A computed fold for a 383-nucleotide RNA from Thiomicrorhabdus sp. ZW0627, annotated as Bacterial RNase P class A. Of the family's consensus pairs, 94% are formed in the model. Taxonomically the source falls in Thiomicrorhabdus (Bacteria, Pseudomonadati, Pseudomonadota, Piscirickettsiaceae). The sequence was found by an Rfam model in a public genome assembly. Model confidence (mean pLDDT): 75 of 100. It matches the Rfam family "Bacterial RNase P class A". Gene Ontology terms of the family: tRNA processing, dimeric ribonuclease P complex and ribonuclease P activity. It is annotated as a ribozyme.
[in-house]
RNA sequence: AAAGUGGGUCGGACAAUCGCGGAAGCUUCUGGCUUCGGAGGAAAGUCCGGGCACCAUAGAGCGGGAUGCCAGCUAACGGCUGGGCGGCGUGAGCCGACGGACAGUGCAGCAGAAAAUACACCGCCGAUGACGCGCUUGCGCGAACAGGUAAGGUUGAAAUGGUGCGGUAAGAGCGCACCGCGCUUCUGGUAACAGAAGUGGCAGUGAAAACCCCAUCCGGUGCAAGACCAAAUAGGGAAACAACGCCACUGGCUUGCCAGUGACACCGUGUUGCUCGCACGGGUUUCCGGGUAGGUCGCUUGAGGAAGGCAGUGAUGUUUCUCCCAGAUGAAUGGUUGUCGCUCUUUUGAGUACAGAACCCGGCUUAUAGACUCGCUUUUGCC
Numbered sequence: 001a002a003a004g005u006g007g008g009u010c011g012g013a014c015a016a017u018c019g020c021g022g023a024a025g026c027u028u029c030u031g032g033c034u035u036c037g038g039a040g041g042a043a044a045g046u047c048c049g050g051g052c053a054c055c056a057u058a059g060a061g062c063g064g065g066a067u068g069c070c071a072g073c074u075a076a077c078g079g080c081u082g083g084g085c086g087g088c089g090u091g092a093g094c095c096g097a098c099g100g101a102c103a104g105u106g107c108a109g110c111a112g113a114a115a116a117u118a119c120a121c122c123g124c125c126g127a128u129g130a131c132g133c134g135c136u137u138g139c140g141c142g143a144a145c146a147g148g149u150a151a152g153g154u155u156g157a158a159a160u161g162g163u164g165c166g167g168u169a170a171g172a173g174c175g176c177a178c179c180g181c182g183c184u185u186c187u188g189g190u191a192a193c194a195g196a197a198g199u200g201g202c203a204g205u206g207a208a209a210a211c212c213c214c215a216u217c218c219g220g221u222g223c224a225a226g227a228c229c230a231a232a233u234a235g236g237g238a239a240a241c242a243a244c245g246c247c248a249c250u251g252g253c254u255u256g257c258c259a260g261u262g263a264c265a266c267c268g269u270g271u272u273g274c275u276c277g278c279a280c281g282g283g284u285u286u287c288c289g290g291g292u293a294g295g296u297c298g299c300u301u302g303a304g305g306a307a308g309g310c311a312g313u314g315a316u317g318u319u320u321c322u323c324c325c326a327g328a329u330g331a332a333u334g335g336u337u338g339u340c341g342c343u344c345u346u347u348u349g350a351g352u353a354c355a356g357a358a359c360c361c362g363g364c365u366u367a368u369a370g371a372c373u374c375g376c377u378u379u380u381g382c383c
């Protein structure tokens, strides 16, 4: 220098002006003025975990869900840190649902001879038995009937350890050496695991992201949780006052009373002042409690932020000092102008990423124009 790899920080700046909602103070107080502060690294997805609130102080059984190498961190986690193992990369580094397939059930399509109590399609062999021919009569030759054989070929994601030598009729862990694997012991390590020695011819394949088994964890609902104050109207309860006429029907019983319904009468309201007619309505007032609208709280001082020290490889813990930094509720956090920065464009000019809090916090995931910065790797050149 080029290419790459793993982190971290920022993610427009300043000024003017007009607004929006919040807090404090002042004031001539249904208003006005001043001051202060007002989105993010993801506020997002709502995927995990916790706080908080209520439900029975959250308990047992069944069912269900999540997680799954080891150790640690944490309020907790499915998160993070460190380590192991496997895979990828020359490397820095990256990726991994990484417990169990002799508990049980089921599956392995197509292809292929054969897919799980292994198996003989092609091929190889013909030692052994049978067959044919020859003869020296127990040997040779032939063909491949029985049969032997998993070396080689073909299929497949996967074919019952691999390579080599010996061996054999041909072959075969049949024997041996090395590698791999299982078991035992020892060594190192907290452990996962690694290494060494011995031993066994070698273990019934894959798949648990099929059901399932084992271990650990999980009660449910979410701030519209929940607590408090509390109108009008209707309905519930109590008290006082007023009224309780007549007829018909129905029901009850104490058999002449009560309750309900309907018509008439009566009262009130409306219809132009009055009458008739018509329509509508019919106990009134006060108090009590529940509850709705509405309001207040929950609500932002918190596993909080900045800087530093100490312990630790690290996640993290602890400590000193310092700061207060949105809190709305149909929901504020915005608009315009000027200068500068950045990107595109010959210029004029255009644009300025992703994206907007809703009880709070720790994570994960996803989106993100551009800028800055640190560690490391590989290659090349120069000293």
Base pairs, nucleotide, nucleotide: 001379002378003377004376005375006374007373008372009371010370012340013339014338015337016336017335018334020038022036023035024034025033026032027031040354044365045364047363048362049361050360051359052222053221054220055219064218065217066216067215068214069083070082071081072080073079084098085096086095087094088093099213100212104211105210107206108205121153122152123149124148125147128146129145131142132141133140134139135138161179162178163177164176165175166174180202181200182199183198184197185196186195187194188193226297227296228295229294236288237287238286239285240284241283245264247262248261249260250259251258252257253256266282267281268280269279270278271277304323305322307320308319309318310317311316341352342351343350344349